[in-house]
Context: one part of a larger RNA
Molecule: large-subunit ribosomal RNA, domain II
Organism: Thermoproteota archaeon
RNA sequence: GCCAGGGAGUGUAUUGGAAGUGGCAAGGAUAAGCCAAAAGCGUAUCCGUAGAGAAAUCAAUAAGCCCGCAAGCAAUGAGGGGCAAGGUAUGAAAGUGCCUGAAGUCACUUCUGUACGACCCGAAGCCGGUCGAUCUAACCCUGAGUAAGGUGAAGCGGGGGUAAAACCUCGUGGAGGCCUGAAGAGGUUCUGCGGACAAGCGUUCUUCUAACUUGGGGCUAGGGGUGAAAAGCCAAUCGAGACCGGUGAUAGCUGGUUCCUGCCAAAGUUGGCCGUAGUCAAGCCUUUGAUGAGACGGCUAGUGGGGUAGAGCUACGGAUUGAGGAUUUAGGGGGAGAAAUCCCUCGGUUUUCUGUCCAACUCCAAAUCCACUAGCGUCGUAGAUUCAAGGAGACGGGGUUCCGGGGUAAGCUUGGAAUCCGAGAGGGGAACAACCCAGACUAAAGUUAAGGUCCCUAAAUACUAGUUAAGUGUUAACGGGUGAAAGGUGUCCACAUUCCAAGACAGCGAGGAGGUUGGCUUAGAAGCAGCCAUCCUAUAAUAAGUGCGUAACAGCUUACUUGUCGAGAAUGUGCGGCCCUGAAAAUGGACGGGGCUAAACUAGUUACCGAUACUUUAGGCAUCCGAAAGGAUCGCGAUAGGCAGGCGUCCUGUCAGGACAGAAGCUUCUCCAAGAGGAGGGGUGGACCUGGUAGGAAUGAGAAUCCUGGU
Numbered sequence: 001g002c003c004a005g006g007g008a009g010u011g012u013a014u015u016g017g018a019a020g021u022g023g024c025a026a027g028g029a030u031a032a033g034c035c036a037a038a039a040g041c042g043u044a045u046c047c048g049u050a051g052a053g054a055a056a057u058c059a060a061u062a063a064g065c066c067c068g069c070a071a072g073c074a075a076u077g078a079g080g081g082g083c084a085a086g087g088u089a090u091g092a093a094a095g096u097g098c099c100u101g102a103a104g105u106c107a108c109u110u111c112u113g114u115a116c117g118a119c120c121c122g123a124a125g126c127c128g129g130u131c132g133a134u135c136u137a138a139c140c141c142u143g144a145g146u147a148a149g150g151u152g153a154a155g156c157g158g159g160g161g162u163a164a165a166a167c168c169u170c171g172u173g174g175a176g177g178c179c180u181g182a183a184g185a186g187g188u189u190c191u192g193c194g195g196a197c198a199a200g201c202g203u204u205c206u207u208c209u210a211a212c213u214u215g216g217g218g219c220u221a222g223g224g225g226u227g228a229a230a231a232g233c234c235a236a237u238c239g240a241g242a243c244c245g246g247u248g249a250u251a252g253c254u255g256g257u258u259c260c261u262g263c264c265a266a267a268g269u270u271g272g273c274c275g276u277a278g279u280c281a282a283g284c285c286u287u288u289g290a291u292g293a294g295a296c297g298g299c300u301a302g303u304g305g306g307g308u309a310g311a312g313c314u315a316c317g318g319a320u321u322g323a324g325g326a327u328u329u330a331g332g333g334g335g336a337g338a339a340a341u342c343c344c345u346c347g348g349u350u351u352u353c354u355g356u357c358c359a360a361c362u363c364c365a366a367a368u369c370c371a372c373u374a375g376c377g378u379c380g381u382a383g384a385u386u387c388a389a390g391g392a393g394a395c396g397g398g399g400u401u402c403c404g405g406g407g408u409a410a411g412c413u414u415g416g417a418a419u420c421c422g423a424g425a426g427g428g429g430a431a432c433a434a435c436c437c438a439g440a441c442u443a444a445a446g447u448u449a450a451g452g453u454c455c456c457u458a459a460a461u462a463c464u465a466g467u468u469a470a471g472u473g474u475u476a477a478c479g480g481g482u483g484a485a486a487g488g489u490g491u492c493c494a495c496a497u498u499c500c501a502a503g504a505c506a507g508c509g510a511g512g513a514g515g516u517u518g519g520c521u522u523a524g525a526a527g528c529a530g531c532c533a534u535c536c537u538a539u540a541a542u543a544a545g546u547g548c549g550u551a552a553c554a555g556c557u558u559a560c561u562u563g564u565c566g567a568g569a570a571u572g573u574g575c576g577g578c579c580c581u582g583a584a585a586a587u588g589g590a591c592g593g594g595g596c597u598a599a600a601c602u603a604g605u606u607a608c609c610g611a612u613a614c615u616u617u618a619g620g621c622a623u624c625c626g627a628a629a630g631g632a633u634c635g636c637g638a639u640a641g642g643c644a645g646g647c648g649u650c651c652u653g654u655c656a657g658g659a660c661a662g663a664a665g666c667u668u669c670u671c672c673a674a675g676a677g678g679a680g681g682g683g684u685g686g687a688c689c690u691g692g693u694a695g696g697a698a699u700g701a702g703a704a705u706c707c708u709g710g711u
Stems, first nucleotide, its partner, number of pairs: 001711006011116003015113010027047003033041002051058002061084001064083004071076001085100006119256002122253001126246006137220001139218007146210001148180003151176001155172006184207003190202001192201002222238001224234003259646006269282005284393001285391006294379003298376008310364001311362002317358003322353006331346006397421010426437003441619007451609003454594003460606001462605006473596002486581003490578003493574007507564005513537003518532003543558001547556002620636002623632003647700001649697010665684008
């Protein structure tokens, strides 16, 4: 791990609530107990029949008026609703609070609350009483052990030395928590080997006459001991030992909680709480009852509300660009002057023109929105809305779109509205909770949606007109990358201006001259270092010269003219279309892939494919009508959860059965039911078993690091 068996909402209460059923009813019921024992007695007691008030105390409609459901021709009208009236408390009163026109009580069943272990398993812990120092810590008693070698303290002796000492030297001697090192004790390094349910092995290292090691015996005990102190050790257990008990401690926390089907179906919000992993109240779900006619999220119209988007600002508040004029003085700077004073400039105030901005500005001002009214629409007497009562769950939410706040931003955070996921399957998006389509009773057939139609892969290698040459692209969007600013003589389109058959543009052929080497400057300056001027002539045209070049000339070339050629050319604009550059990431790689020049992009057209959607047919269920047969209508996704109806297991009473001509059990096959399940046949087995009905439960297994056994 698997298999088998076991394994979790139970019981009680001189305890409440609700519903259902039954008995009796202004009453109902007994408890302990007695007893001739299913009877009967027992009336103590409990609930109800009156309330109000702290209390003293006082003490209520036997129905006065109106409306009105069912019913009914109508009048009427149980129950119901609204007034009125009454009781009491308070108050001077007005008024206000509670109550009043008689239904309860007992038993059983189910749901639920409370107290108990209270659905089951699970702590770390707290307290009490015992048992432990054969491990280990300290101490006490009594024993044992420490190869060999080295060093050579004091003292003592000899010699030297001194006045005597001191002192020096040679011996002797054998001190030391001295040295090397075996046994012994330890356990540093290799961060070696091993690491099997629990500390081993090797190497290297420390110590080895001492605060040394060790045998035996004894002593100290759990908030206590012992400790050269690490909170170490106290029997593989120590920041408080172990065992037993209190004990089923408690756990707002984790895990688990066992058969079926039908109907409905949530919330993650608001407020309180040492409250934020919880819980209480409200809101949201469900079931039942009462009432009895309207309810509403949609559309249209009308009447109101309002100050957002936008816009605007000589309409206020605030911010703010440039230019001009006038004026003034408290002022700063500069100047003139002996001073008074004057001038310029900056600045202030005011004014004209001009350019802007605002959540906390508004002279203006929408759409949406909100309230009410009317009509339409939808739902509703097959009972809506509302109200009451029983039972909950939930009070960690999340995504997208639009509108805000915070933040550089975020798969960020915090609000409002809508919607979806949560609790939603199916189709599409390659795959993918919340993006698109669409809300799944069952079966079959058909038609479509989103999205698609070359192959993988169902369906046009469809059609028309363009664009792109970059594999751009083949991605609705986003996650999952985006592809910016700025550029492009890539290409297409549109518009404007200019030139052009009296010949444009480009290429090619020819010319491109004379005065003159203009003047000045300069060594030189001749079109071409520099400065000034820039005329005239002949011409089809030709600069006192566009660029190379020379020391200066020369030479080449351009402007300009003409010939040839024969049709468009040049420039600018556009936030024009597509495309290119800009463009960098770590294994080789991603349009889903193959691949594609369309199978890409733009605009348009017609077919087809494509879902649990829609339609049709058949069937089931639910709700309603009906005596039934039958019919009608809207429905039948679903987590937490509410409600309802069933299946199966064991036992008991009762009725009825089966079985050696084969019970239970095991196994296999067939059939039936929406399902839990049921029935039958065969084999095996070899002695008990079952159905209806009523009742009672230790009643259903896949999970709990579940328990025991097997494997």